[in-house]
């Protein structure tokens, strides 16, 4: 110079006027003084703060979800660095990467045969005889068909012709020893040594989780019909020496009576499947399905965050820890747009080149509780590093 591979930027700035939103100066109007859509805001796919339901501990259960090793994180299915298998010439990139000797399934058609098989074609030998591409009988499974896979694989010895039949290596299986936290590497040593695949079928084993969601949940005004209708569970016990209620008596104080109420107490019932404990609420009421009405208001959650920025320092690196700074939208049907004037840039023209002119007309796309992943989408431009050809010095 071409081709390629991983990473990271930008996708407009700076000023004046006008205009929206919105935080504070201020109790309010002007006014003032500061802010104002992203790397994905998207996908709703993970995971988590936070809020309700009792889910307050714990234990089983049904249910999902991860899946090599070791490290990060609040936390994960994410990231980091490694180990192994594929693909690539390589840099790279991929991985649903435990377990088939726990047990259950399936492997369709083909094809002789798909688990403890088998003999279509073929190859060898032996008899027949009508001597033919023939007929039967034994071997055998190296060659050849079939299939996504054919009961190890090359190669050599051997054999009538094969065959782990037998040797070398490779693969399998056991066992030891280095090195590694480890996952696994690597090297000796024994044995011919029936054992596919698919768990991203069910399944077994490890770990992890358990519901719903801001339209959560919370306080406030209004309104209405304190509305019909059914359905499951329950529907009892004491206390009058709790004194509240009634009652009868007493001139009063005082006493006696009552379980209808009102209080307390147990039993009994509920409260995310089941059980324990422990809370809470009922104790005469819970629960639930149906029609029907009413309210669609206003405040708050609502932005200070596992936040960013920046140096140091420790770690291969994810990230950690120091110090120092900053204070960055809060709607509520949803707010940033217009205009001037510079600069700067895609990109267009002129030019040999220096340069000159013209230009914001720029992809994907708009917060709505909030992070921290991932996954999609993206015109067009820069940056650093790598590999791989060629060619010059």
């Nucleotide at each position: 110079g071409c081709g390629g591979a991983a990473g990271g930027c930008c996708g407009g700035a700076c000023g004046g006027c006008c205009g929206c939103u919105u935080g504070g100066g201020u109790c309010c109007a002007c006014c003032c003084c500061g802010a104002g859509a992203g790397g994905a805001a998207a996908g709703u796919c993970c995971g988590g703060a936070c809020u309700c339901g009792c889910c307050g501990a714990a234990g089983c259960a049904g249910c999902g979800g991860u899946g090599c090793c070791g490290g990060g994180u609040a936390a994960c299915g994410c990231c980091c660095g490694g180990g192994c298998a594929g693909g690539g010439c390589a840099a790279c990139c991929u991985g649903a990467c435990g377990g088939a000797a726990a047990g259950c399934g399936c492997c369709a058609c083909a094809g002789a045969a798909a688990u403890g098989a088998a003999a279509c074609c073929g190859c060898c030998c032996c008899g027949g005889c009508c001597u033919g591409u023939c007929c039967g009988g034994g071997g055998u499974a190296a060659g050849g068909g079939u299939g996504a896979a054919a009961c190890g694989g090359u190669g050599g010895g051997g054999u009538a012709a094969g065959a782990g039949c037998c040797c070398a290596c490779c693969g399998g299986g056991g066992g030891g020893c280095u090195g590694g936290c480890a996952a696994c590497a690597g090297c000796c040593c024994c044995c011919g040594c029936a054992u596919g695949g698919c768990a991203a079928g069910c399944c077994c084993c490890a770990c992890c989780g358990g519901g719903a969601g801001c339209a959560a949940u919370g306080c406030c005004a209004a309104a209405u019909a304190g509305g019909g209708a059914c359905c499951u569970c329950g529907c009892g016990u004491g206390c009058g020496c709790c004194u509240g209620a009634u009652c009868c008596u007493u001139u009063g104080c005082g006493g006696g009576a009552u379980a209808u109420c009102g209080g307390c107490a147990c039993a009994g019932g509920g409260c995310g499947g089941c059980u324990u404990c422990g809370g809470c609420c009922c104790g005469a009421g819970a629960g639930g399905u149906c029609c029907g009405g009413g309210u669609u208001g206003g405040c708050a959650g609502c932005u200070a965050g596992a936040g960013c920025c920046a140096u140091c320092c420790g770690g291969c690196a994810a990230c950690g820890g120091a110090u120092g700074g900053c204070g960055c939208a809060g709607a509520g049907g949803a707010a940033u747009g217009g205009u001037c004037g510079u600069c700067u840039g895609a990109g267009g023209g002129g030019g040999c080149a220096a340069c000159c002119c013209c230009g914001a007309c720029a992809a994907c796309a708009g917060a709505a509780u909030c992070c921290g992943g991932c996954u999609u989408a993206c015109a067009g431009g820069c940056c650093u590093u790598c590999c791989g050809c060629g060619c010059g010095c």
Predicted 3D model of a 393-nucleotide RNA (Bacterial RNase P class A) from an Alphaproteobacteria bacterium. Its Rfam family is "Bacterial RNase P class A". By type it is a ribozyme. From the family's description: Ribonuclease P (RNase P) is a ubiquitous endoribonuclease, found in archaea, bacteria and eukarya as well as chloroplasts and mitochondria. The coordinates come from a structure-prediction model, not an experiment, and the mean pLDDT is 75.